[in-house]
RNA sequence: GGGUGAUUAGCUCAGCUGGUUAGAGCGCAUGGAUCACACCCAUGAGGUCACAGGUUCGAAUCCUGUAUCACCCA
Repeated sequence: GGGUGAUUAGCUCAGCUGGUUAGAGCGCAUGGAUCACACCCAUGAGGUCACAGGUUCGAAUCCUGUAUCACCCA
C1' cells in the first nucleotide's frame, strides 16, 4: 500500500427482508424477603446504535467517506 471482518447500555452480545417505543444476560440503584449479609423476587435508571454525509415517506439496518481494533496479502 491492497483486501476482509468488527464498532449497539458500564461489560458480553442479539436485533431476520428498512417500518410499533432499540432489546437480553451480567452489573448498578431502590424496595421486598432475612436478626443481618448473600442467594432470590419486584421495580427502575442507564443508549447522539463509532463519526460525518447521502438515498428513502421512513435508516442501528442500504450507499459513500473518515476513525479505531483484529486478521490476511504484498
Annotation: Predicted 3D model of a 74-nucleotide RNA (transfer RNA) from a Planctomycetota bacterium. It matches the Rfam family "tRNA". The family's RNA type in Rfam is transfer RNA. RNAcentral holds the sequence, with entries from ENA. Model confidence (mean pLDDT): 81 of 100.